The part of an RNA shown here (large-subunit ribosomal RNA, domain I) has 508 nucleotides and comes from Arsenophonus sp. Its Rfam family is "Bacterial large subunit ribosomal RNA". Rfam links the family to the GO terms ribosome and structural constituent of ribosome.
[in-house]
Context: one part of a larger RNA
RNA sequence: CGUACACGGUGGAUGCCUAGGCAGUCAGAGGCGAUGAAGGACGUGCUAAUCUGCGAAAAGCGUCGGUAAGCUGAUAUGAAGCGCAAUAGCCGGCGAUAUCCGAAUGGGGAAACCCAGUGCAUUUAUGCACUAUCGUUUGAUGAAUUCAUAGUCAAACGAGGCGAACCGGGGAAACUGAAACAUCUAAUUACCCCGAGGAAAAGAAAUCAACCGAGAUUCCCAUAGUAGCGGCGAGCGAACAGGGAGUAGCCCAGAGUUAACAUCGCUACCUACAUUAGGAGAAUGGCCUGGAAAGGCCAGCAAUAAAGGGUGAUAGCCCCGUAUCUGAAGGUGUAAGUAGAGUGGACUCGAAGAGUAGGGCGGGACACGUGUUAUCCUGUUUGAAUAUGGGGGGACCAUCCUCCAAGGCUAAAUACUCCUGACUGACCGAUAGUGAACCAGUACCGUGAGGGAAAGGCGAAAAGAACCCCGGCGAGGGGAGUGAAAUAGAACCUGAAACCGUGUACGU
Numbered sequence: 001c002g003u004a005c006a007c008g009g010u011g012g013a014u015g016c017c018u019a020g021g022c023a024g025u026c027a028g029a030g031g032c033g034a035u036g037a038a039g040g041a042c043g044u045g046c047u048a049a050u051c052u053g054c055g056a057a058a059a060g061c062g063u064c065g066g067u068a069a070g071c072u073g074a075u076a077u078g079a080a081g082c083g084c085a086a087u088a089g090c091c092g093g094c095g096a097u098a099u100c101c102g103a104a105u106g107g108g109g110a111a112a113c114c115c116a117g118u119g120c121a122u123u124u125a126u127g128c129a130c131u132a133u134c135g136u137u138u139g140a141u142g143a144a145u146u147c148a149u150a151g152u153c154a155a156a157c158g159a160g161g162c163g164a165a166c167c168g169g170g171g172a173a174a175c176u177g178a179a180a181c182a183u184c185u186a187a188u189u190a191c192c193c194c195g196a197g198g199a200a201a202a203g204a205a206a207u208c209a210a211c212c213g214a215g216a217u218u219c220c221c222a223u224a225g226u227a228g229c230g231g232c233g234a235g236c237g238a239a240c241a242g243g244g245a246g247u248a249g250c251c252c253a254g255a256g257u258u259a260a261c262a263u264c265g266c267u268a269c270c271u272a273c274a275u276u277a278g279g280a281g282a283a284u285g286g287c288c289u290g291g292a293a294a295g296g297c298c299a300g301c302a303a304u305a306a307a308g309g310g311u312g313a314u315a316g317c318c319c320c321g322u323a324u325c326u327g328a329a330g331g332u333g334u335a336a337g338u339a340g341a342g343u344g345g346a347c348u349c350g351a352a353g354a355g356u357a358g359g360g361c362g363g364g365a366c367a368c369g370u371g372u373u374a375u376c377c378u379g380u381u382u383g384a385a386u387a388u389g390g391g392g393g394g395a396c397c398a399u400c401c402u403c404c405a406a407g408g409c410u411a412a413a414u415a416c417u418c419c420u421g422a423c424u425g426a427c428c429g430a431u432a433g434u435g436a437a438c439c440a441g442u443a444c445c446g447u448g449a450g451g452g453a454a455a456g457g458c459g460a461a462a463a464g465a466a467c468c469c470c471g472g473c474g475a476g477g478g479g480a481g482u483g484a485a486a487u488a489g490a491a492c493c494u495g496a497a498a499c500c501g502u503g504u505a506c507g508u
Stems, first nucleotide, its partner, number of pairs: 001507009015493001016457002020428002022425007029417002031162002039101003042055003046078001049075003061095007070082003106115003116131007133159009166197001167195005177184001181231001207214002218245004228236002249409003252353001254349005261344001264342001266340004271335006278326003284299005300317002308320003358382008368394001389404005444451002464492001467479004
């Protein structure tokens, strides 16, 4: 030095576990904000720090309910206290307080700071309130300029900002594909802006159809990768008919008559249900093994309850629960009904949308790239008819059929999930699953936009090792003690391999 065996060190794989994730189902909710939000800064305890809660009334105050023998949130002991039969505490409802910044709104500003004005109170130093901008309405005032108008001032009401996706509208790429590339594609996508709602949008035919007829819109299946479009390349790609989900229709463009009242929203009351704290809730013992019984054996019981979790191993009957039944002073929601004040209802006769329809030029949308291209929108320019009228039926014309534009409203079926509850998983199990199971969008990096980790497990219970010894009043270790176990000792479950040793044997 090598080989073999044994025993260790190092290391943290593997197994087991789950406090966290992921994907869904069924319900709920679908907004918060000048009554100051979202998000923060700074404070606040017997408290030095961090988290959580809260706001100078500061881990909290009042009140109404529920529950209650214990309590003063966590790391986290301790100290000092409170409470025990209902004014401790905890849970729910409604209130109070709610510093400073932030739309931030009195002015300013390098966010959490600086500096005011006016009014009213008083204890004379403070306290309280108001003072942004824009829009609408009303009033006052009022120039050049006579009337007026602009402007100015005041009051009332509204707006502003934030928020995950879904929705409507306005803008709008490129990579890419076409095996290059320009029409084309990607794509009316990403992205930007505006606006709204719990959904939005669309919507009661100037629609389809085809000589038969249907009868608003939306969504699904299918028609169908069909008809078509297309440097007829790459590709793009319908509709009618049919089957389903869900169904709902109306008003204005005006005068008269009538007054029994439909509809709609608002307010109040009542009823029911749901929700926002809860309450009741069956049934087991012995022996054996073991550190521990829920295991084994024996003998029972309950079940509208064998969902699940916990308890020193695997528990229907030990605990929490579960089935089932039940509960609200107060708040909220939904539905029906009643009432009130509004809205306007019925009948008759009228009326029935003009710079519009259409045309020219240029674009855009339609599956449809200008093509034989109908239809829709309109930047520009023109420009009808008036129901004896007008639009459409894919160039165009006739016939025929069908509908009535140029005003408006409308639930459901549909889309989505920042959020709440219950439940589910041939989903993950710590290099996985969210980036984040752990004080994570943290530490750290970057001027900044931004990037962005690692890190779980003693034990049933801390019973977390009193005391002694070596040592630097160390680190570390040896005894003793605890424990079922300490090769479970906090660098703590299991403890693989690489790698490093010790001992023995053999080889050289």
The full RNA is in RNAcentral, with records from ENA. The prediction has a mean pLDDT of 89.